[in-house]
RNA sequence: AUGUUAUCAAGAAAGGCGGAGGGAUUAGACCCGAUGAAACCUUAGCAACCCUUUGCGCAAGCAAAGAAGGUGCUAAAUUCUACCAGAGUACAUUACUCGUGGAUAGAUAACCA
Repeated sequence: AUGUUAUCAAGAAAGGCGGAGGGAUUAGACCCGAUGAAACCUUAGCAACCCUUUGCGCAAGCAAAGAAGGUGCUAAAUUCUACCAGAGUACAUUACUCGUGGAUAGAUAACCA
């Protein structure tokens, strides 16, 4: 790599450097960007997956508190749509709408090899 499990509508930015792209990929839409994109570096922060402490429990585990350490993250739901289904509206078999459910894909963590 692949696989398993969990989560993904909350939260949290300044500086340096850089110099035209960026929002994973394909297509469409819509956004961000010379009032400075990506990448990289520093500092700060958010969160609580791993983790720490305490309590309960035979155990699996659950609850509360915490943040030193390992990751992660810090525009917009994973920006939205795409596949299957559901609901609604209309001059109805088509068109439109929806913070509807699921799948696929992706991201992150822990484990596995």